[in-house]
The part of an RNA shown here (small-subunit ribosomal RNA, 5' domain) has 520 nucleotides and comes from an uncultured prokaryote. Model confidence (mean pLDDT): 85 of 100.
Context: one part of a larger RNA
RNA sequence: GAAUGAACGCUGGCGGCGUGCUUUACACAUGCAAGUCGAGCGAGGCGUAUGGGCUUGCCCAUACAGUCGAGCGGCGAACGGGUGAGUAACGCGUGGAUAUCUACCCUGAGGUGGGGGAUAACCCGGGGAAACUCGGGCUAAUACCGCAUGAUACCGCGAGGUCAAAGAGGGCUUCGGCUCUCGCCAUGGGAUGAGUCUGCGUCCGAUUAGCUAGUUGGUGAGGUAAAGGCUCACCAAGGCUACGAUCGGUAGCCGGCCUGAGAGGGUGAUCGGCCACACUGGAACUGAGACACGGUCCAGACUCCUACGGGAGGCAGCAGUGGGGAAUUUUGCGCAAUGGGGGAAACCCUGACGCAGCAACGCCGCGUGGAGGAUGAAGGUUUUCGGAUUGUAAACUCCUGUCAGUGGGGAAAAAGGCUUGCGACCUAAUACGUCGAGGAGCUUGAUUGUACCCGCAGAGGAAGCCCCGGCUAACUCUGUGCCAGCAGCCGCGGUAAUACAGAGGGGGCAAGCGUUAUUC
Numbered sequence: 001g002a003a004u005g006a007a008c009g010c011u012g013g014c015g016g017c018g019u020g021c022u023u024u025a026c027a028c029a030u031g032c033a034a035g036u037c038g039a040g041c042g043a044g045g046c047g048u049a050u051g052g053g054c055u056u057g058c059c060c061a062u063a064c065a066g067u068c069g070a071g072c073g074g075c076g077a078a079c080g081g082g083u084g085a086g087u088a089a090c091g092c093g094u095g096g097a098u099a100u101c102u103a104c105c106c107u108g109a110g111g112u113g114g115g116g117g118a119u120a121a122c123c124c125g126g127g128g129a130a131a132c133u134c135g136g137g138c139u140a141a142u143a144c145c146g147c148a149u150g151a152u153a154c155c156g157c158g159a160g161g162u163c164a165a166a167g168a169g170g171g172c173u174u175c176g177g178c179u180c181u182c183g184c185c186a187u188g189g190g191a192u193g194a195g196u197c198u199g200c201g202u203c204c205g206a207u208u209a210g211c212u213a214g215u216u217g218g219u220g221a222g223g224u225a226a227a228g229g230c231u232c233a234c235c236a237a238g239g240c241u242a243c244g245a246u247c248g249g250u251a252g253c254c255g256g257c258c259u260g261a262g263a264g265g266g267u268g269a270u271c272g273g274c275c276a277c278a279c280u281g282g283a284a285c286u287g288a289g290a291c292a293c294g295g296u297c298c299a300g301a302c303u304c305c306u307a308c309g310g311g312a313g314g315c316a317g318c319a320g321u322g323g324g325g326a327a328u329u330u331u332g333c334g335c336a337a338u339g340g341g342g343g344a345a346a347c348c349c350u351g352a353c354g355c356a357g358c359a360a361c362g363c364c365g366c367g368u369g370g371a372g373g374a375u376g377a378a379g380g381u382u383u384u385c386g387g388a389u390u391g392u393a394a395a396c397u398c399c400u401g402u403c404a405g406u407g408g409g410g411a412a413a414a415a416g417g418c419u420u421g422c423g424a425c426c427u428a429a430u431a432c433g434u435c436g437a438g439g440a441g442c443u444u445g446a447u448u449g450u451a452c453c454c455g456c457a458g459a460g461g462a463a464g465c466c467c468c469g470g471c472u473a474a475c476u477c478u479g480u481g482c483c484a485g486c487a488g489c490c491g492c493g494g495u496a497a498u499a500c501a502g503a504g505g506g507g508g509c510a511a512g513c514g515u516u517a518u519u520c
Stems, first nucleotide, its partner, number of pairs: 001520004006516005013366006019359002021324001026322003030319003035075003040072002044068003047064008082277003091202008100194002105190004110185003113147001115145002122137006153162003167182006203249003210240003215237008252274004256267004279300005302313004330356001332355003338352001339350004369399004379390004403461001405456005413447001416443005422436004464509005469490003475504005485492002
C1' cells in the first nucleotide's frame, strides 16, 4: 500500500447492488418448511332436484352437475433447503477404465385374455389416563394371487424349460361394437443419473521406525446390480516401509477469493461442483434410488406428559428464544415470476424462490448549494503594539432546485389460463380429442401506487473524523514541569515542550474517519 463475512470509538443526509452466528455440530417455546390425485376404489357427510309420510319442519326413498374431512390405492417424499462435526481418504482435483444398475422422460416393434380369495373404511363388542390397541362381521379397486399366452428376454452346448399385465375417461351406437385420450405389462435402444476400479497430485511432526493374521496371495464356495478377502473353508507365507510405513496433531476438497510485476504466499464466507452428517451410537425395511434431516426399530443422554401401568420429542429447514461471544437481522408479504411435486386439466402444495424489513457491514453514485461580495466588519488568535491571520470566509445582493418534503400522473417484469371462431390431423363421423396460426372476448402482480415523469415551496432539513518532532502533508500561544501524560519505530516530558493537555491556525480523508485483529 492492498484486503476482510470483521469488531470497537467518535460521527452520520439519500439511493442502487450485494452481504449478514467466523464463537456452543449448545439447548430449544410457538408457527410454518411435502404433498397431491374423485379421470384408480368402496362407503359416508353436506348440498340440489323429484316422490312419499306426517307431528309442518322433520323423516324416508331415488338421482347426481357439485363439494368435504378420513380410509384403501398410485406417484412424490432419496429432489429442493441446512451444516462442516467427522474425514489426510480414491474424500477431493485431474486423466483413464468397466465387472454394473438406471423410476419418471424420449424412441422402436409387440401384448393388455380369463378367473379367484381377502382387507381397511363402516357396524358391533372389549382394553387403556393417554398414545393407541384387540376380537367378531360386511365390502371395492389401477391393492393382492393363481391360470392362459410367450420373444428380440432369462437359463441351457443342445433338446428344452421359465417369467407379465389394469383399467379409467370422452364421443357415436342398430347395444353387437367402433373410435380417441391417458394408463398397464414384457422387451431393444437413447439420454440422464449413479456404483466400482485406477495413474498422478493433495498439511505438519522422526523428540513417532518399524507396522500387519483376513494380514498378502492362490483354489473353491457364498454374496452383490457389479470386479474384489467383500465373507467363509482349505493351502502357501506373504504384504507395507527412510521416495517416510505405522503413530500423533491439524483440516471438509475444488472452481475460486485476497495479495503480488511475476514466481509465489495466504485463504476456501456469499455463488457453483463433489463429499460427509442430521440429538449420540448401531441396524435394517420399503423402494428404480436411502441404510433415509421433518421414516421405522434397538440402545444411550436430555426434555416433556402421566391416572405411575406407560407414552411423546429431536430447528446443522425459515423466522424466532435462551446461552456462549468483541460480534451477525423480521416469530414479515406472495406463489405474480423462475424452478420443483402431484394431477388429463383446471388447480393444489412449495420459509426453494421472488420480494419487503433491520444493520454505513462492503462497493458504487449523489447531495449538504452557485455567482458576486473589502470598510478586508465584528469576534477569536497572535503581536516587535505598527500590524498579521481567520478571510470572500461571514453579513449583504442576485440565482438554482439535485436529494429529502409535498401534490398529481404512472410503467415493465405477463409468458400464460378459460371461453369461442378458423384450418389441419384422427375417425364411420360435422362428435370427442390433438395440433397450428394467433381472429375475438374475459382474466392473472407479492413487490406497489414501486421505478419513472410533471408541478409546488424554499438555501431552507443534511459534516464529521484523524493528524500537524522525523519517517509523513501540516506551527504558534498558554498550561504542566521526568509530574500528568504520549508513543507504530526512533523517542518526547526534570521551567521558554512545533512530540503531553487546551486554544487559534494548518494538513489529510470524507458520510465517513480512526483504532484493533488477521493475510499478502